[in-house]
Predicted 3D model of a 76-nucleotide RNA (transfer RNA) from a Rhodospirillaceae bacterium. Its mean pLDDT, the model's own confidence on a scale to 100, is 82. The sequence is in RNAcentral, with records from ENA. Its Rfam family is "tRNA". Gene Ontology term of the family: triplet codon-amino acid adaptor activity.

RNA sequence: GGGCGGUUAGCUCAGCUGGGAGAGCGUCCGGUUUACACCCGGGAGGUCGCAGGUUCGAACCCUGCACCGCCCACCA
Repeated sequence: GGGCGGUUAGCUCAGCUGGGAGAGCGUCCGGUUUACACCCGGGAGGUCGCAGGUUCGAACCCUGCACCGCCCACCA
C1' cells in the first nucleotide's frame, strides 16, 4: 500500500425489507423471606465510532476519515 470483517446501553450482542432503538447479564426501586439468595414486577441508562451526502424519512444506502482484528503485497 491492497482486500475482507467489525465499531449499537456498564458488558456480550440482535436489529437480514429505509419508518417502533432493543434483548440477556449487570445496576437501582419494590414485592416475597425472620434474614440473605433464588424468584416476581417496575425504573434508569444510547450523539447507533466521527464528518458529509442521498431521501419526506438513515443504525441500515453512498463518500471520506478514525480505531480493532485477519489475510496479501512491498521495503530492508